Annotation
The prediction has a mean pLDDT of 75. Predicted 3D model of a 341-nucleotide RNA (Bacterial RNase P class A) from uncultured Rhizobacter sp. Of the family's consensus pairs, 88% are formed in the model. Taxonomically the source falls in Rhizobacter (Bacteria, Pseudomonadati, Betaproteobacteria, Sphaerotilaceae). Its Rfam family is "Bacterial RNase P class A". Rfam links the family to the GO terms dimeric ribonuclease P complex, ribonuclease P activity and tRNA processing. It is annotated as a ribozyme. The sequence is in RNAcentral, with records from MGnify.
RNA sequence: AGCGGGCCAGACCGCCGCUGGUGCAAGGCCCGAAAGGGUGCACUGGAGGAAGGUCCGGACUGCACAGGGCGGCGUAGCAGCUAACGGCUGUCCACCGCGAGGUGAGGAUCAGAGCAACAGAGACGAGUCGGCGGGCCUGCUGCAAAGCGGGGCGGCCGGGUGAAACGGGCAAUCUCUACGCGCAGCAACACCAAAUAGGCCAGCGUUGAUGUGGCUCCGCGGAGCUGGCGGGUAGGUGGCAUCGAGCCGUGCAGCGAUGCACGGCCCAGAGGAAUGGCGGUCACGUGCGUUGUCCCGCAAGGGCGGCGCAUGCACAGAAUCCGGCCUAUCGGCCCGCUUCA
Numbered sequence: 001a002g003c004g005g006g007c008c009a010g011a012c013c014g015c016c017g018c019u020g021g022u023g024c025a026a027g028g029c030c031c032g033a034a035a036g037g038g039u040g041c042a043c044u045g046g047a048g049g050a051a052g053g054u055c056c057g058g059a060c061u062g063c064a065c066a067g068g069g070c071g072g073c074g075u076a077g078c079a080g081c082u083a084a085c086g087g088c089u090g091u092c093c094a095c096c097g098c099g100a101g102g103u104g105a106g107g108a109u110c111a112g113a114g115c116a117a118c119a120g121a122g123a124c125g126a127g128u129c130g131g132c133g134g135g136c137c138u139g140c141u142g143c144a145a146a147g148c149g150g151g152g153c154g155g156c157c158g159g160g161u162g163a164a165a166c167g168g169g170c171a172a173u174c175u176c177u178a179c180g181c182g183c184a185g186c187a188a189c190a191c192c193a194a195a196u197a198g199g200c201c202a203g204c205g206u207u208g209a210u211g212u213g214g215c216u217c218c219g220c221g222g223a224g225c226u227g228g229c230g231g232g233u234a235g236g237u238g239g240c241a242u243c244g245a246g247c248c249g250u251g252c253a254g255c256g257a258u259g260c261a262c263g264g265c266c267c268a269g270a271g272g273a274a275u276g277g278c279g280g281u282c283a284c285g286u287g288c289g290u291u292g293u294c295c296c297g298c299a300a301g302g303g304c305g306g307c308g309c310a311u312g313c314a315c316a317g318a319a320u321c322c323g324g325c326c327u328a329u330c331g332g333c334c335c336g337c338u339u340c341a
Base pairs, nucleotide, nucleotide: 001338002337003336004335005334006333007332008331010282011281012280013279014278015277016276018046019045020044021043022042023041024040028039029038030037031036048315052326053325055324056323057322058321059320060185061184062183063182072181073180074179075178076177077091078090079089080088081087092106093104094103095102096101107176108175112174113173114170115169136151137150138149139148140147141146189238190237191236192235199229200228201227202226203225204224211220212219213218214217244266246265247264248263249262250261251260252259253258284312285311286310287309288308289307290306291305292304294303295302296301
């Protein structure tokens, strides 16, 4: 000067809050028709390496599904890892780099189709413009040898154009081959469950019910009334986060991705959405001022260190969960390697 990999993402204290869990209390109070939710005290957990983009793969859930074919989408050297993958590992090849290393949609163009700017006569279709050489015919000069022309034939012999000119390229154009893929997604889905409207069943009712006025009866009035069942919606609970493709350590196998064994640990869980605010001390970066038995310099000045003040501390905020990829990221630390001096 670089290459590859790993890690951190300010620390501590005090005060005030938010939210999950456990224990105590199980009694009261509040919201609600109910289902259910909230409220007290103590202890304790509380964002990330990307929680992001939602690009790929899975878990889970519902629906569909005898088998086969067509179509559609995706992947592509070879071998492996994995729950799976378009991810990862090893390796071959090609390209880039002096190198450490990096990048690669890297199967097939004797199955078929399609495509190629500019230049050039001609660009995917065949053959040919001009020139030269060769062969044939012929004109002129010349005694001849030969020279200068014209015409036609012929050609993957050579030249010119161009990346490419009967020989190739492009499959990141269709296509072919091999392999994979059912569709939708936690607003999935399951359970509890109003009001209103409508449905079904039973009983009573035009021989006058329910309602209503005086109330053992008489009037008014005129078609419903009562009970039960079931579905959907609002609302609520679960799914959902203490037991998993989990994290840490050690050992073994493997070049490695990774796997196995043993030991230890429990690590956010809201639902208009918590994870915060204030103060102090210390650490770090930047700027300004000041300073030194310090260093460089002739000097101007610069470096390093101390002190003070100001300011800053990135990208970014979980939303069913997990494995990847990609993108964003102030600054700092560690390990291995390369090249030059």